Predicted 3D model of a 346-nucleotide part of an RNA (small-subunit ribosomal RNA, central domain) from an uncultured bacterium.
[in-house]
Context: one part of a larger RNA
RNA sequence: CUGGGCGUAAAGGGCGCGUAGGCGGUUUGGUAAGUCGGGUGUGAAAGCCCCGGGCUCAACCUGGGAAUUGCAUUCGAUACUGCCUGGCUAGAGUAUGGUAGAGGGAAGCGGAAUUCCGGGUGUAGCGGUGAAAUGCGUAGAUAUCGGAAGGAACAUCAGUGGCGAAAGCGACUUCCUGGACCAAUACUGACGCUCAUGUGCGAAAGCGUGGGGAGCAAACAGGAUUAGAUACCCUGGUAGUCCACGCCUUAAACUAUGAAUACUAAGUGUCGGCGGGUUACCGCCGGUGCCGCAGCUAACGCAUUAAGUAUUCCGCCUGGGAAGUACGGCCGCAAGGUUGAAACUC
Numbered sequence: 001c002u003g004g005g006c007g008u009a010a011a012g013g014g015c016g017c018g019u020a021g022g023c024g025g026u027u028u029g030g031u032a033a034g035u036c037g038g039g040u041g042u043g044a045a046a047g048c049c050c051c052g053g054g055c056u057c058a059a060c061c062u063g064g065g066a067a068u069u070g071c072a073u074u075c076g077a078u079a080c081u082g083c084c085u086g087g088c089u090a091g092a093g094u095a096u097g098g099u100a101g102a103g104g105g106a107a108g109c110g111g112a113a114u115u116c117c118g119g120g121u122g123u124a125g126c127g128g129u130g131a132a133a134u135g136c137g138u139a140g141a142u143a144u145c146g147g148a149a150g151g152a153a154c155a156u157c158a159g160u161g162g163c164g165a166a167a168g169c170g171a172c173u174u175c176c177u178g179g180a181c182c183a184a185u186a187c188u189g190a191c192g193c194u195c196a197u198g199u200g201c202g203a204a205a206g207c208g209u210g211g212g213g214a215g216c217a218a219a220c221a222g223g224a225u226u227a228g229a230u231a232c233c234c235u236g237g238u239a240g241u242c243c244a245c246g247c248c249u250u251a252a253a254c255u256a257u258g259a260a261u262a263c264u265a266a267g268u269g270u271c272g273g274c275g276g277g278u279u280a281c282c283g284c285c286g287g288u289g290c291c292g293c294a295g296c297u298a299a300c301g302c303a304u305u306a307a308g309u310a311u312u313c314c315g316c317c318u319g320g321g322a323a324g325u326a327c328g329g330c331c332g333c334a335a336g337g338u339u340g341a342a343a344c345u346c
Stems, first nucleotide, its partner, number of pairs: 004317003007300002012314001014201004021194003025088003029084003033081002035077008049065006091191001092188005097182003103177006110154001115149001117147001119145003125136002162169002206247006215241002220236004258313006267290010295302002319346003328339004
């Protein structure tokens, strides 16, 4: 390189945007670069191959031909690809009118609960466990009533419900703002798909500076358990969890299933919209689930939300261990991340 693959065997980049590149709807005319055909020149000789000849044969030598798959030039073909040109509307987009939504950002605000503080009532326990103890409590706890403070999270609604590219998003109100879907028209006229490098977003933990700190809780302390118990259980408890700004850039970042397009049996639940019907309901479009035929699959299973049938583009895999390690580069304040071997061994 060819070939084979990537749900679970090795293998889909965490997710967008997008440059180069690759690929690209329908049609008119032109061109003739790719493509196809013919001619000419060249493609040294020798060798290889074919048909002959000469050494008694052969090796060897020798005559002719073929081949030399190429290059240049010229003449021609025009289906396909390219380029130029003019159209088209089925892809894509714009406008008008609606709809649903925890989509994002900022500000404000509400109730329940926990904790703490002060006060009232009240008295000997409370708490905790398998059982206990540490702990709290006569300096009046727990319980209970009303008051005040502060932080964090938003019960019910709530749903294989919704929204978002993914990470993710859930009290309420206002402001700013992104996307999606539906219906009927009008418009633009291929403006598209994918995307190396790049660039942005990216849970939790962690880091820097400054705030905040109710509950929870790594570390830590004590009590138990135990042969021991650096644990599981209990009582405490600091970082952290929260906010602002700046870093980090990793996850079983999972649907372990890249994106786009087209096609391919039925059945059923649900969300948004539209149309029809007096209603039950029915039809269409767009999501989201279950089941299931053909087909596929090693099997499990997938099955119009494909793992089916095809096309385009990107990423990735090539026995296990050593190892996601070493070295070097790049990034980072650090933690570390990213790129990523080999010896040796089975």
Record summary
The coordinates come from a structure-prediction model, not an experiment, and the mean pLDDT is 90.